This is a predicted structure of a 265-nucleotide RNA (Bacterial large signal recognition particle RNA) from a Dehalococcoidia bacterium.
The sequence was found by an Rfam model in a public genome assembly.
Model confidence (mean pLDDT): 75 of 100.
Of the family's consensus pairs, 93% are formed in the model.
Rfam family: Bacterial large signal recognition particle RNA. About the family: The signal recognition particle (SRP) is a universally conserved ribonucleoprotein involved in the co-translational targeting of proteins to membranes. A reference for the family is Rosenblad et al. (2003), "SRPDB: Signal Recognition Particle Database", Nucleic Acids Res. The family's RNA type in Rfam is non-coding RNA gene.
RNA sequence: UCGUGCUAGAUGGGGAGCUAGCGGUGCCCUGUACCCGCAAUCCGCUCUAGCGGGGUUGAAUUCCUGAGUUGAGGACGGCGGCAUGAGAACUACCGACGCCAAGCAGUGAUGAAGCUUGGGUCCCGUGCGGCGAUCCGCCGUGAACCCCGUCAGGUCCGAGAGGAAGCAGCGGUAAGCGGUUGUCAGAUCGGGUGACGCGGGAGUGCCUGGGCGGAGCCGGCUAGCGAAGGCAAGCUCAUGGUGACGUUCGAUCUGAGGUGCACGA
Numbered sequence: 001u002c003g004u005g006c007u008a009g010a011u012g013g014g015g016a017g018c019u020a021g022c023g024g025u026g027c028c029c030u031g032u033a034c035c036c037g038c039a040a041u042c043c044g045c046u047c048u049a050g051c052g053g054g055g056u057u058g059a060a061u062u063c064c065u066g067a068g069u070u071g072a073g074g075a076c077g078g079c080g081g082c083a084u085g086a087g088a089a090c091u092a093c094c095g096a097c098g099c100c101a102a103g104c105a106g107u108g109a110u111g112a113a114g115c116u117u118g119g120g121u122c123c124c125g126u127g128c129g130g131c132g133a134u135c136c137g138c139c140g141u142g143a144a145c146c147c148c149g150u151c152a153g154g155u156c157c158g159a160g161a162g163g164a165a166g167c168a169g170c171g172g173u174a175a176g177c178g179g180u181u182g183u184c185a186g187a188u189c190g191g192g193u194g195a196c197g198c199g200g201g202a203g204u205g206c207c208u209g210g211g212c213g214g215a216g217c218c219g220g221c222u223a224g225c226g227a228a229g230g231c232a233a234g235c236u237c238a239u240g241g242u243g244a245c246g247u248u249c250g251a252u253c254u255g256a257g258g259u260g261c262a263c264g265a
Base pairs, nucleotide, nucleotide: 001265002264003263004262005261006260009057010056011055012030013029014028015027020046021045022044023043024042034054035053036052037051038050063258064257065256067254068253073249074248075247076246077245079243080242082240083239084238085237086236087235090234091233093230094229097226098225099224102222103221104220106217107216114212115211116210117209118208119207120206121205122201123200124199125198126197127196128194129193131190132189133188134187135186136182137180138179139178140177141176147172148171149170150169155164156163157162
């Protein structure tokens, strides 16, 4: 160096998740990579290893170890942008209302503010007037009997003279009814009553008069300040895509190095 046989090893790897942890089933990536049984209400293990059974390959393209500006894909982080939802601290905008009195307007020497003193409007009582009602006065009417007077006729008593009661009629009257001039007579009562009078009260809202005073007053518009509230553009928070970046794991790829035993020639 070659041949034959064997052994270690290999026969996929990785990410997230699950888990005390590890591996596997399930999901995803890579891309082709023996078979059977087990497993999400999980399965098997206990320290780097899926467990059990059966095959293939085998010391190298295939195994092992470094390296790489090889880097699919995943995870995490803050950031930017987008969408959706919620909120209302701040900014912007709107803003009832309040303050102020700078500007305009109004008002003021025909006298502002302020001080003071009256009246009215308001309430209570009362006088007078007016109006109304009733009473009063007057007129008329007004009782089958149980009102009056006179009582024809008739009735009764009586020997008679005479007497008694009494209907109708006539005259009158009470209550009642009707009317009415009046009231310079009168009385009582009432009110959606009064260009009237008196007394008392309340009160400063409004109107108005007098006195003192001697220059402001007012708050309509603008400006300024504050502000309940509104709105949700900025903003805050949450969620979901997305973009670049950073960190991390990392299949794959490239390239380098390493690797056993026996027999025979």